This is a predicted structure of a 110-nucleotide RNA (SAM riboswitch aptamer (S box leader)) from Aquimarina mytili. The prediction has a mean pLDDT of 82. The source organism's lineage runs through Bacteria, Pseudomonadati, Flavobacteriia, Flavobacteriaceae and Aquimarina.

[in-house]
RNA sequence: AAGUUAUUAAGAAAGGUGGAGGGAAUAGACCCGUUGAAACCUUAGCAACCCUUUAAUUUUUUUAAAGAAGGUGCUAAAUUCUAUCCCAAUGGUUUGGGAAAAGAUAACUC
Repeated sequence: AAGUUAUUAAGAAAGGUGGAGGGAAUAGACCCGUUGAAACCUUAGCAACCCUUUAAUUUUUUUAAAGAAGGUGCUAAAUUCUAUCCCAAUGGUUUGGGAAAAGAUAACUC
């Protein structure tokens, strides 16, 4: 880097360095930011994918409950919202719902 599967409206911030951008990319909207952005570091926290324990099922997986030592991840706003398709309402415009695509994270495979 590629593929498969699962999740993606929950949850959780302070300090230091830094000094103007940031919210993945493109377009639009909206928002955060000199009352200090990105990035890096420290500490703290969240969650429970991997993991640990117990029970049930069963034929070696699945489910449920509890846990948090370790490996990741995360700690503004739904993945900030929209973009493609379908359905419903509507005179236009627009609104609501569902699915997909793309992205993110984890585990596994090559």